[in-house]
Predicted 3D model of a 74-nucleotide RNA (transfer RNA) from a Candidatus Omnitrophota bacterium.

RNA sequence: GGGCGGUUAGCUCAGUUGGUUAGAGUACCACAUUGACAUUGUGGUGGUCGGAGGUUCGAGCCCUCUACCGCCCA
Numbered sequence: 001g002g003g004c005g006g007u008u009a010g011c012u013c014a015g016u017u018g019g020u021u022a023g024a025g026u027a028c029c030a031c032a033u034u035g036a037c038a039u040u041g042u043g044g045u046g047g048u049c050g051g052a053g054g055u056u057c058g059a060g061c062c063c064u065c066u067a068c069c070g071c072c073c074a
Stems, first nucleotide, its partner, number of pairs: 001073007010026004019057001028044005050066005
């Protein structure tokens, strides 16, 4: 230098070939349960989907540029 994959909640990851609520587990907080703790159950908090621009009535999803991580080729 070229190619491929990845980037979504504090952490690990889903998200169906664009459709109106952006989710799960875990963590955290509250409550219930206990003599107390743990476990368990219920509820809740937490995200401008790496960044910028574009297409569209509508973008986590499509296009362009760009940053970072990993792998391969030279």

Rfam family: tRNA.
The sequence was found in a public genome assembly.